This is a predicted structure of a 73-nucleotide RNA (transfer RNA) from a Candidatus Latescibacterota bacterium. Rfam family: tRNA. By type it is a transfer RNA. The RNAcentral record of the sequence draws on ENA. The prediction has a mean pLDDT of 81.

RNA sequence: UCCGAGGUAGCUCAGCGGUCAGAGCAGGUGCCUGUUAAGUACUUGGUCGAGGGUUCGAAUCCCUCUCUCGGAG
Numbered sequence: 001u002c003c004g005a006g007g008u009a010g011c012u013c014a015g016c017g018g019u020c021a022g023a024g025c026a027g028g029u030g031c032c033u034g035u036u037a038a039g040u041a042c043u044u045g046g047u048c049g050a051g052g053g054u055u056c057g058a059a060u061c062c063c064u065c066u067c068u069c070g071g072a073g
Stems, first nucleotide, its partner, number of pairs: 001072007010025004018056001027043005049065005
């Protein structure tokens, strides 16, 4: 330099152009328990990597940039 995959909650990851952006784990508050752990109920948390474009509508499609991983040379 070229090709491919990826960047979404603290972590691991879902998410057909249209419900409000979600799950598990983690965190918080209660219940339970002699205590802890376990269990259980509720709950907080998001600039969807950045900028622009298309569209009535973009996490999703297009362009540029940036970062990570793999490959080619």